[in-house]
This is a predicted structure of a 479-nucleotide part of an RNA (small-subunit ribosomal RNA, 3' major domain) from an uncultured bacterium. The RNAcentral record of the full RNA draws on ENA, Greengenes and SILVA.
Context: one part of a larger RNA
RNA sequence: UGACGGGGGCCCGCACAAGCGGUGGAGCAUGUGGUUCAAUUCGACGCUACGCGAGGAACCUUACCUGGGCUUGACAUGCUGGUGGUAGCAAACCGAAAGGGGAGCGACUCCGCAAGGGGAGCCAGCACAGGUGCUGCAUGGCUGUCGUCAGCUCGUGUCGUGAGAUGUCGGGUUAAGUCCUACAACGAGCGCAACCCUUACCCUCUGUUGCCACUCCGGAAACGGAAGCACUCUGAGGGAACUGCCUCUGUAAGGAGGAGGAAGGUGGGGAUGACGUCAAGUCCUCAUGGCCUUUAUGCUCAGGGCGACACACGUGCUACAAUGGUCGGUACAGAGGGCUGCAAACCUGCGAGGGGGAGCGAAUCCCAGAAAACCGACCUCAGUUGGGAUUGGAGGCUGCAACCCGCCUCCAUGAACGCGGAAUCGCUAGUAAUCGCGCAUCAGCACGGUGCGGUGAAUACGUUCUCGGGCCUUGUACA
Numbered sequence: 001u002g003a004c005g006g007g008g009g010c011c012c013g014c015a016c017a018a019g020c021g022g023u024g025g026a027g028c029a030u031g032u033g034g035u036u037c038a039a040u041u042c043g044a045c046g047c048u049a050c051g052c053g054a055g056g057a058a059c060c061u062u063a064c065c066u067g068g069g070c071u072u073g074a075c076a077u078g079c080u081g082g083u084g085g086u087a088g089c090a091a092a093c094c095g096a097a098a099g100g101g102g103a104g105c106g107a108c109u110c111c112g113c114a115a116g117g118g119g120a121g122c123c124a125g126c127a128c129a130g131g132u133g134c135u136g137c138a139u140g141g142c143u144g145u146c147g148u149c150a151g152c153u154c155g156u157g158u159c160g161u162g163a164g165a166u167g168u169c170g171g172g173u174u175a176a177g178u179c180c181u182a183c184a185a186c187g188a189g190c191g192c193a194a195c196c197c198u199u200a201c202c203c204u205c206u207g208u209u210g211c212c213a214c215u216c217c218g219g220a221a222a223c224g225g226a227a228g229c230a231c232u233c234u235g236a237g238g239g240a241a242c243u244g245c246c247u248c249u250g251u252a253a254g255g256a257g258g259a260g261g262a263a264g265g266u267g268g269g270g271a272u273g274a275c276g277u278c279a280a281g282u283c284c285u286c287a288u289g290g291c292c293u294u295u296a297u298g299c300u301c302a303g304g305g306c307g308a309c310a311c312a313c314g315u316g317c318u319a320c321a322a323u324g325g326u327c328g329g330u331a332c333a334g335a336g337g338g339c340u341g342c343a344a345a346c347c348u349g350c351g352a353g354g355g356g357g358a359g360c361g362a363a364u365c366c367c368a369g370a371a372a373a374c375c376g377a378c379c380u381c382a383g384u385u386g387g388g389a390u391u392g393g394a395g396g397c398u399g400c401a402a403c404c405c406g407c408c409u410c411c412a413u414g415a416a417c418g419c420g421g422a423a424u425c426g427c428u429a430g431u432a433a434u435c436g437c438g439c440a441u442c443a444g445c446a447c448g449g450u451g452c453g454g455u456g457a458a459u460a461c462g463u464u465c466u467c468g469g470g471c472c473u474u475g476u477a478c479a
Base pairs, nucleotide, nucleotide: 001479002478003476004475005474007473008472009471010470011469012468013467015463016462019427020426021425022424023423026318027317028316029315030314031313032312033311034309035308042053043052064304065303066302067301068300069299070298073128077127078126079125080124081123082122083121088105089104093100094099108119109118110117111116130293131292133291134290135289139287140286141282142281143280144278146276151190152189153188154187155186156185157166158165159164170181171180172179196270197269198268199267201239202238203237204236205235207233210229211228215226216225217224218223242264245258246257247256248255249254320420324379325378326377327376328375329374336367337366338365341360342359346355347354348353386417391412392411393410394409395408396407397406433455434454435453436452437451438450439449
């Protein structure tokens, strides 16, 4: 100087407390451990691994296994020789395919009148290619984490023999090393904040595909059309918030209250992650040193596996019902996506779906019925009209192909489950809870991921305690 302490002081954070909803019990989905297996490819392991790399394993992917095949190789560059009726296309035949095999068809280009010679290409040989083989403890790059925590440093000066200290401490204040004040310090840098995006209010411009107040036309009306750009809205520019104003308080920074205002004290949300820590993660994105491999640890094909199942754990979904279930009726979104695409009307099927193709490269058309909600009816406490696992049968869709191993529909079947031990998680407001909708990946496959809106709470006395962190101080036999 740090680090540490079941030392002290001060202060933060859904850290506790106060609340609301969960997980832990059940069934299923998914990841992992374990076990099994010819293989169940590999990585990730407290927080910071475990719906993680996977934003989508039937083949492919695919790295694994079994078996078949290739050897200058699926791919790059160069050298030598040959060929240059050569490249390419390719029938028989063997085969699961890959591959082998080659009847037959058959180009291109430069020099030259021609003969002939050369090139590309191909064949052979070589130098090499190739490796998701090893080492993340040889590395770059990227990332997680402490932590959006308020810290981490430097120059000069001063102090100290020196390591170093000071500044950065003290008193206040702040979300903040934020600012004020004081001070042997004075300044400065990386962080904080601001500048960026979005959202909330207003103005101007913009009026089609958007809008419909007024006017006109058609119509009983709903509505449609014209006219119009007022309003809603679209998307470009600007305004607006600064403790600016008032009161109180304070030396000041600031704090408490109030007014006005759409918004008030960083308005809400996002992006943004200092010096560093964990030899943290990744050699399987990529790049790369070294090592290993070279008829195989490379390449290729078929089939299988990654999907196994006595178990154990994590993350989720659906429930256990009446604030509910079922049936019928009736409303109201936002943000997205769409041309090898989204697909309307209509017809058809109980349904998944099929037929059909209008319209739309989309403020125009389509996906598209939002659902919870509301109104009415039934169910009446029961393993039930709760719950839907499992299984049988019949179908639909995608795709070369759904046996291993997809999703969906209909009929039948109806399991566990009566609110969950110890323990444990999330959340402070348009949040939690709850309800549906979109998108990426994608032929198909979503209970996962990521966005969007609808309905919409309870509670916070407080900082003693638990966890993590910041500053000052103290002890130390630790570095």